[in-house]
A computed fold for a 74-nucleotide RNA from Ferruginibacter sp., annotated as transfer RNA.
RNAcentral records the identical sequence in 5 taxa.
Rfam family: tRNA. Its family is annotated with triplet codon-amino acid adaptor activity in the Gene Ontology. The family's RNA type in Rfam is transfer RNA.
RNA sequence: GGUCUGGUAGCUCAGCUGGAUAGAGCAUCAGCCUUCUAAGCUGAGGGUCAUUGGUUCGAAUCCAAUCCAGAUCA
Numbered sequence: 001g002g003u004c005u006g007g008u009a010g011c012u013c014a015g016c017u018g019g020a021u022a023g024a025g026c027a028u029c030a031g032c033c034u035u036c037u038a039a040g041c042u043g044a045g046g047g048u049c050a051u052u053g054g055u056u057c058g059a060a061u062c063c064a065a066u067c068c069a070g071a072u073c074a
Stems, first nucleotide, its partner, number of pairs: 001073007010026004019057001028044005050066005
């Protein structure tokens, strides 16, 4: 340098057949329970879906460029 894969919550990931409020587990916080702690139960907060532009009535999802990480070829 070429080709391919990926980038979504603090962490690990799902969602990619475009469609209505963007989710799960762990973690954090609060409440319940307990003599206290842990465990358990209930709830809450937390995201410009890597960035920019385009297509569309509508984009996390499609297209292009750029950035970052990885694999592979030379």